c-di-GMP-I riboswitch aptamer from a Eubacteriaceae bacterium, 86 nucleotides, folded computationally. The organism belongs to Eubacteriaceae, within Bacteria. Rfam family: c-di-GMP-I riboswitch aptamer. Rfam's curators write: GEMM was predicted in a large-scale screen for bacterial structured RNA regulatory elements. The sequence was found by an Rfam model in a public genome assembly.
RNA sequence: CAGCGAUAAUGGCAAACCUGUCGAAAGACAGGGACGCAAAGCCAAGGGCCUUCCCUGAAUUUUCAGGAUGGCAGCCGGUUACCGAA
Repeated sequence: CAGCGAUAAUGGCAAACCUGUCGAAAGACAGGGACGCAAAGCCAAGGGCCUUCCCUGAAUUUUCAGGAUGGCAGCCGGUUACCGAA
């Protein structure tokens, strides 16, 4: 330096759920709360997944299909980084 990763050290993050706010929704933010996490830091101009206010088409009375410009980084991936037993 690269890989690797512990029942080590210093610390960190925070799922579900609850309350409030925003949003058409997916979801986000704040507080509480911890299922977990060695990148659960960052990146949505790579893949994947979720949603459809709106648009298009069909149907025809509010239904179906398609579409991200909306989201998810705790799906994969990319990228940067703390510590150091084997």